[in-house]
The RNA shown here (transfer RNA) has 73 nucleotides and comes from a Minisyncoccota bacterium. It matches the Rfam family "tRNA". The family's RNA type in Rfam is transfer RNA. Gene Ontology term of the family: triplet codon-amino acid adaptor activity. Taxonomically the source falls in Minisyncoccota (Bacteria, Bacillati). RNAcentral holds the sequence, with entries from ENA and MGnify.
RNA sequence: GCGCGGUUAGCUCAGUUGGUAGAGCACCCCGUUUACACCGGGAUGGUCGCAAGUUCGAGUCUUGCACCGCGCA
Numbered sequence: 001g002c003g004c005g006g007u008u009a010g011c012u013c014a015g016u017u018g019g020u021a022g023a024g025c026a027c028c029c030c031g032u033u034u035a036c037a038c039c040g041g042g043a044u045g046g047u048c049g050c051a052a053g054u055u056c057g058a059g060u061c062u063u064g065c066a067c068c069g070c071g072c073a
Base pairs, nucleotide, nucleotide: 001072002071003070004069005068006067007066010025011024012023013022019056028042029041030040031039049065050064051063052062053061
């Protein structure tokens, strides 16, 4: 330099044909317990890497850039 894959909640990851962004774990609160843990219930938490384009509408499609990983030279 070229090719491929990835970037979504604090962490690990889903997200279907473009149509209101989700799960598990963690944290917080409540119940339970003498207390802790386990268990049950609930709440909070998001610029969807950055920018631009297409569209009535973009996490999703297109382009550029950044970062991570793999391969080729």